[in-house]
RNA sequence: GCGGAUUUAGCUCAAUUGGUAGAGCGCCGGUUUUCCACACCUGAGGUCACGGGUUCGAUUCCCGUAAUCCGCU
Numbered sequence: 001g002c003g004g005a006u007u008u009a010g011c012u013c014a015a016u017u018g019g020u021a022g023a024g025c026g027c028c029g030g031u032u033u034u035c036c037a038c039a040c041c042u043g044a045g046g047u048c049a050c051g052g053g054u055u056c057g058a059u060u061c062c063c064g065u066a067a068u069c070c071g072c073u
């Protein structure tokens, strides 16, 4: 330099091919327990990497940029 993959909650990851995003763990609070842990209930937490474009509407489609990983030279 070229090609490919990935980027979504604090962490690990989903979302059936455009219609307003969820799970597990973790965290706050509560029940239980003498206390802790376990168990159960509840809640918070997201500019879907960034910037543009298409569209009535974009995490999803297109273009560019960045980061990480793999391969080729």
Base pairs, nucleotide, nucleotide: 001072002071003070004069005068006067007066010025011024012023013022019056027043029041030040031039049065050064051063052062053061
Transfer RNA from Choricystis parasitica, 73 nucleotides, folded computationally. Its mean pLDDT, the model's own confidence on a scale to 100, is 81. It matches the Rfam family "tRNA". From the family's description: Transfer RNA (tRNA) molecules are approximately 80 nucleotides in length. Gene Ontology term of the family: triplet codon-amino acid adaptor activity. It is annotated as a transfer RNA.